[in-house]
RNA sequence: UUCUUAUCAAGAGAAGCAGAGGGUUCUGGCCCUUUGAAGCUUCAGCAACCUCUGACAAUGUCAGAAAGGUGCUAAUUCCAGCCAAGAAUUAUUCUUGGGAGAUAAGAG
Repeated sequence: UUCUUAUCAAGAGAAGCAGAGGGUUCUGGCCCUUUGAAGCUUCAGCAACCUCUGACAAUGUCAGAAAGGUGCUAAUUCCAGCCAAGAAUUAUUCUUGGGAGAUAAGAG
């Protein structure tokens, strides 16, 4: 980096340095931010996947533990934008699904 599968309405913060941006392509919003953004370091926490344990209708489902490997710790993936379907209605709005995105595992 590509593909496949699963999950994404829950959960979880402080200190030091630093000094203006950030909310993970882009666009439009909206929000956070000198009452200190991003980034780096330390500690802490959460628990999605892998790991472990137990049960079962057994190669999966459910429950639990722990925090070992990744990950995460403002707002639904912050909302919408792209496509499809449906509903209400009278040309707009809403709902659902897909696509896209993020994370994990496996394979190339």

Record summary: Model confidence (mean pLDDT): 81 of 100. This is a predicted structure of a 108-nucleotide RNA (SAM riboswitch aptamer (S box leader)) from Virgibacillus indicus.